[in-house]
RNA sequence: UCGUGCUAGAUGGAGGGCUCGGGGUCCUCUAAAAACCGCAAAUCCCCGUGAUGGCGGGUUGAAUUCCCACCAGCGGGCCUAGGUUGGUGAAACCGGCAGGUUUUCAAAGUUAUGAAAGACGGGUCCCGUACGGCGAAAGUCCGUGAACCCCGCCAGGAUCGGAAGGUAGCAACGGUAAACGUUCGCUUUCGGGUGAUGCGGGAGUGCCUGUCCGGAGCAGAGAAUGCUUGAGAUGGGUUAUUGACCAAGGUUCAAAGGUGGGUGCACGA
Numbered sequence: 001u002c003g004u005g006c007u008a009g010a011u012g013g014a015g016g017g018c019u020c021g022g023g024g025u026c027c028u029c030u031a032a033a034a035a036c037c038g039c040a041a042a043u044c045c046c047c048g049u050g051a052u053g054g055c056g057g058g059u060u061g062a063a064u065u066c067c068c069a070c071c072a073g074c075g076g077g078c079c080u081a082g083g084u085u086g087g088u089g090a091a092a093c094c095g096g097c098a099g100g101u102u103u104u105c106a107a108a109g110u111u112a113u114g115a116a117a118g119a120c121g122g123g124u125c126c127c128g129u130a131c132g133g134c135g136a137a138a139g140u141c142c143g144u145g146a147a148c149c150c151c152g153c154c155a156g157g158a159u160c161g162g163a164a165g166g167u168a169g170c171a172a173c174g175g176u177a178a179a180c181g182u183u184c185g186c187u188u189u190c191g192g193g194u195g196a197u198g199c200g201g202g203a204g205u206g207c208c209u210g211u212c213c214g215g216a217g218c219a220g221a222g223a224a225u226g227c228u229u230g231a232g233a234u235g236g237g238u239u240a241u242u243g244a245c246c247a248a249g250g251u252u253c254a255a256a257g258g259u260g261g262g263u264g265c266a267c268g269a
Base pairs, nucleotide, nucleotide: 001269002268003267004266005265006264009060010059011058012030013029014028015027016026020048021047022046023045024044036057037056038055039054066262067261068260069259070258071257075253076252077251078250079249080248082246083245084244085243086242087241088240089239090238093236094235097230098229099228100227101226103224104223105222109218110217118212119211120210121209122208123207124206125202126201127200128199129198130197131195132194134191135190136189137188138187139186140185142181143180144179150175151174152173158167159166160165
């Protein structure tokens, strides 16, 4: 140096999730050919100061394939400000809605047959009272009204008396008590959802009305503006938080790839 046979090694990586932590089974991403096969594994399987799987098998195998360093960077993660766009919450800035109010404009109406302002008076309102009226009650008036237990007068009859006459007294008649009836009237008392009534007192500026004064406005549906109050949170904005996407920066992990270096044993020629 070459050939043959072995062995070490290799046979993906990243993120999430789980975990005290490191892996696996699970989910996702990456990928020029290879992401080897089988068994077990989420109330789980293996491991622990460094853990980067376990058990069994296959392929490859000392080199383009293994190891180290550097370059590189498909892709992934994290952080920071930015832009766009969703969700949720908070307050209440703008607009909008409703109310009040200053100022201005202003429809209708009214006014020299006299506005506003001012003064005086009256009515309406309340209380009392007088009178009237309505109703009720009582009385009065009129009438009826006691067989007897009311009055008067008492025929007849009864009775006393010699007679004259007398006594009691029913009916009738007249009158009256209790009671009953009645058209109207009269008197008294009481009452009221009574009265274009009178008188007195009170209340009050809400309304109506008259007089004096005054000498030209009064009024104000609605609209605008300013100020203010309130409800609400639909619209716009503010703010907090959370999510997605885009781009940028930083950091971290990292496949393929490139350069350089390193690397075992045995036998034979």
Bacterial large signal recognition particle RNA from a bacterium, 269 nucleotides, folded computationally. The prediction has a mean pLDDT of 76. Its Rfam family is "Bacterial large signal recognition particle RNA". The family's RNA type in Rfam is non-coding RNA gene.